Source information
Predicted 3D model of RNase P RNA and transfer RNA as a complex of 494 nucleotides.
RNA sequence: CAGCUGGACCGGACGGCCGCUUUCAGCGUCUUCGGACGCCGGGAGAGGAAAGUCCGAACUUCGCAGAGCAGUGUGCCGGAUAACGUCCGGGAGGCCGGGUUCAAGCCCGUCCGACGGAAAGUGCCACAGAGAACAUACCGCCCGCGUCUUCACGGAUGCGGGUAAGGGUGAAAAGGUGCGGUAAGAGCGCACCGCCGCGGCAGUAAUGCAGCGGGCAGGGCAAACCACACACGGAGCAAGACCAAAUAGGAAGGAAGUUCGGGACCUGAGCAAUCAGGUUUUGAACACGUGCCGGCUCGGUGCGUCAAACCUUCGGGUAGGUCGCUAGAGCCCCGCAGUAAUGCGCGGCCCAGAGGAAUGACCGUCCAGCGGGAGCAAUCCUGCGGACAAAAUUCGGCUUACAGGUCCAGCUGCCAA
RNA sequence: CGGGACGUGGCUCAGCCUGGUAGAGCACUCGCUUGGGGUGCGAGGGGUCGGCAGUUCAAAUCUGCCCGUCCCGACCA
Numbered sequence: 001c002a003g004c005u006g007g008a009c010c011g012g013a014c015g016g017c018c019g020c021u022u023u024c025a026g027c028g029u030c031u032u033c034g035g036a037c038g039c040c041g042g043g044a045g046a047g048g049a050a051a052g053u054c055c056g057a058a059c060u061u062c063g064c065a066g067a068g069c070a071g072u073g074u075g076c077c078g079g080a081u082a083a084c085g086u087c088c089g090g091g092a093g094g095c096c097g098g099g100u101u102c103a104a105g106c107c108c109g110u111c112c113g114a115c116g117g118a119a120a121g122u123g124c125c126a127c128a129g130a131g132a133a134c135a136u137a138c139c140g141c142c143c144g145c146g147u148c149u150u151c152a153c154g155g156a157u158g159c160g161g162g163u164a165a166g167g168g169u170g171a172a173a174a175g176g177u178g179c180g181g182u183a184a185g186a187g188c189g190c191a192c193c194g195c196c197g198c199g200g201c202a203g204u205a206a207u208g209c210a211g212c213g214g215g216c217a218g219g220g221c222a223a224a225c226c227a228c229a230c231a232c233g234g235a236g237c238a239a240g241a242c243c244a245a246a247u248a249g250g251a252a253g254g255a256a257g258u259u260c261g262g263g264a265c266c267u268g269a270g271c272a273a274u275c276a277g278g279u280u281u282u283g284a285a286c287a288c289g290u291g292c293c294g295g296c297u298c299g300g301u302g303c304g305u306c307a308a309a310c311c312u313u314c315g316g317g318u319a320g321g322u323c324g325c326u327a328g329a330g331c332c333c334c335g336c337a338g339u340a341a342u343g344c345g346c347g348g349c350c351c352a353g354a355g356g357a358a359u360g361a362c363c364g365u366c367c368a369g370c371g372g373g374a375g376c377a378a379u380c381c382u383g384c385g386g387a388c389a390a391a392a393u394u395c396g397g398c399u400u401a402c403a404g405g406u407c408c409a410g411c412u413g414c415c416a417a
Numbered sequence: 418c419g420g421g422a423c424g425u426g427g428c429u430c431a432g433c434c435u436g437g438u439a440g441a442g443c444a445c446u447c448g449c450u451u452g453g454g455g456u457g458c459g460a461g462g463g464g465u466c467g468g469c470a471g472u473u474c475a476a477a478u479c480u481g482c483c484c485g486u487c488c489c490g491a492c493c494a
Stems, first nucleotide, its partner, number of pairs: 001413010012366005018360001020045005026039005047388001051399002054397005059236004066298004071232005076090005091115001093112002096109005117226001121225002123221003138167002140163010175193006194216001195214004200209003240323004250314005257286013287305006316493003330349003334345004367386001369384006418490007427443004437474001445461005467483005
């Protein structure tokens, strides 16, 4: 200097001029005295993703939301946080590179990821292959017997048995490597590695380290069902609150009752107390219907039980205003604690709030970038030209899109000293 | 702005939950039937299952992220 990887940041600058939204002050006109409109002047006016709406919250509302089932989501450990599927640190694992070992393996470095349980149970593992989870004998290897052949060693073939070393099939063939051993082989034996069990030490923990015992039992899939642990009520600013205007203040459909009392009145019986019947009103118990939450059951609660309220559908009307609406888990600087995420403290700042939706267009100079021409070169002239995309209740994240540029770290290559 | 559903030959759809062969009808092509066409009969072609990743031996199907299409949601009474 160039390239690659990872991380952090910026994402055109300045000036002029014409507009747009909002706010403040002044003036003028109108006024139903609330304000509206116009003119002039000052202030403010998109993003790192405003996006996708994928998670988590705030806020509002529904019944202040209880129990069980079902459902959904998360899943190494510790920490951070209002919370999270996010972030930080750590641990195991994997790819690549380097070193080392006879080999398996081990060590170091960069990077990566949705990384609990397969020894609770169920299920699946197509095709190929002899055999796919109670393993398996197709070829090969070895042993025995028979037949053929040969002078003989031997060869060919059939049957029976042994063998999981070798071949072949497959994604996967029932621990791996090496040495011994054997008829051939095999954890059959040994060493190392892996695995299982036991207790020990270190660590908050995940886990690691060394030891003893065991020849090894238990393949993979849980982004298959599932079991375990934890979390979760629903809807969403078109939430919701208030004011105003308007109408056919409409139509159709959807249900469920008994018992026991209290009061008033009427009628009848009776001398009376009282009794019987009726009308009306009201209370309690149980039952039923229905509304309330996304499903079911229980529980709770409101309304109702012959006629309204309620629910659904159709029809009708208005599509106006105010609040919610931006001072907030807010931004910046510094200090302290912490490896870090982050927290705490001091000081400073106010930074869009429109409501079909403003933040734009033009000109000049410059800054990157690309192309053409002139020149030995420095340089000059000229043309093109700045991505992705844009607030809509507000935050914390994730993901996706992005021309170009700056800085830091690591690796590789080339040149020079 | 918020919420939901869907994407499979040219068209309309099934298959997806429970992963191993992509299928049906219409349309298209060829042959037979006919004097010719239609109808009928027989045969055939045509699919990166919207895209990219991941899980898995294996993905239309399971999971994640993008892209596209469609639908619903105002208030009063």

It holds a member of the Rfam family "Bacterial RNase P class A".